A computed fold for an 87-nucleotide RNA from a Clostridia bacterium, annotated as c-di-GMP-I riboswitch aptamer. The coordinates come from a structure-prediction model, not an experiment, and the mean pLDDT is 85. The organism belongs to Clostridia, within Bacteria.

[in-house]
RNA sequence: ACAGUGAAAAGGCAAAGCUAUCGAAAGGUAGUGACGCAAAGCUAAAGGGACUAACACGGAUAUCCGUUAUGUCAGCCAGUUGCCAAG
Numbered sequence: 001a002c003a004g005u006g007a008a009a010a011g012g013c014a015a016a017g018c019u020a021u022c023g024a025a026a027g028g029u030a031g032u033g034a035c036g037c038a039a040a041g042c043u044a045a046a047g048g049g050a051c052u053a054a055c056a057c058g059g060a061u062a063u064c065c066g067u068u069a070u071g072u073c074a075g076c077c078a079g080u081u082g083c084c085a086a087g
Base pairs, nucleotide, nucleotide: 005087012037013036017032018031019030020029021028022027035075041080042079043078047077048076049073050072051071056067057066058065059064
């Protein structure tokens, strides 16, 4: 120097819930609130996986059911970038 691990310090992010709002929904945004996180930073057909099913198609007949993403999730795995540094 490089790789793995990560004590300490300075800090950072913010789950569920609640309120308001957008959305068909999944879910998003803002406030509040902290379950937790060494990447809980970024990346969504140009990796996998998961969720929803509006439109469309098919069935049943007015209820409803099934398939399906162009919609959504990065705090599911993954890729990628990065602060400090004892042992």